[in-house]
RNA sequence: UUCCGUUCCAUGGGAGAGCGCAGAUCAAGUCUGCCGCCGAAGGCGCAAUUUCACCCGAAAACGCUCAGGUAAAAGGACCAUGAAACCGGA
Numbered sequence: 001u002u003c004c005g006u007u008c009c010a011u012g013g014g015a016g017a018g019c020g021c022a023g024a025u026c027a028a029g030u031c032u033g034c035c036g037c038c039g040a041a042g043g044c045g046c047a048a049u050u051u052c053a054c055c056c057g058a059a060a061a062c063g064c065u066c067a068g069g070u071a072a073a074a075g076g077a078c079c080a081u082g083a084a085a086c087c088g089g090a
Stems, first nucleotide, its partner, number of pairs: 002090004006085002009082005018035001020034005036070003042066001043064003049058002
């Protein structure tokens, strides 16, 4: 110096499912109760895989639905581009 990975920032893209019912409140995206539904913040569970083998550990967009969400907005895993950081590798 170049490439890859990681983290962070900016921009763009980004799904699903109730503008449910009753009550409280001046009112509300607030609070309480009830009946459904969704999975892509987070969390938990199983597991392919990773290892010569054991232990330990890591591990899905699968499963659960605790949390969250269920018009729009917001949020949003993840993806693309650009920039930066220092760390790791070649």
RNAcentral holds the sequence, with entries from Rfam and Ribocentre. Predicted 3D model of a 90-nucleotide RNA (Glycine riboswitch aptamer) from Dechloromonas denitrificans. Of the family's consensus pairs, 81% are formed in the model. Lineage of the source: Bacteria > Pseudomonadati > Betaproteobacteria > Rhodocyclales > Dechloromonas. Its Rfam family is "Glycine riboswitch aptamer". Gene Ontology term of the family: glycine biosynthetic process.